Annotation:
The RNA shown here (transfer RNA) has 71 nucleotides and comes from Lactobacillus sp. A27. Its Rfam family is "tRNA". Taxonomically the source falls in Lactobacillus (Bacteria, Bacilli, Lactobacillales, Lactobacillaceae). The coordinates come from a structure-prediction model, not an experiment, and the mean pLDDT is 80.

[in-house]
RNA sequence: GGCGGUAUAGCGAAGAGGAAACGCAAUAGGUUGCAACCCUAUAAUCGCUGGUUCAAAUCCAGCUACCGCCU
Numbered sequence: 001g002g003c004g005g006u007a008u009a010g011c012g013a014a015g016a017g018g019a020a021a022c023g024c025a026a027u028a029g030g031u032u033g034c035a036a037c038c039c040u041a042u043a044a045u046c047g048c049u050g051g052u053u054c055a056a057a058u059c060c061a062g063c064u065a066c067c068g069c070c071u
Base pairs, nucleotide, nucleotide: 001070002069003068004067005066006065007064010024011023012022018054026042027041028040029039030038047063048062049061050060051059
C1' cells in the first nucleotide's frame, strides 16, 4: 500500500427493512425473624457522520477502533 472481518445495555450475546430477545450483573419491590434461594419490575440516540426509503440496528458510502490475510 491492497483486501476482508468485527463494533448492539455494566459484561456476554441474538436480531439482517415495520423499529431490540435472552443470560449474568445492578437497582427497587415481594417473600423471610434476618439473609440466601425464588418471584415481579426497571433501564439500549445498536462505534461516528452522511445517503437511500413512508419506515434503517438491518441496505449504501465515508470515517474511527480492534483483529486477520496478501504484498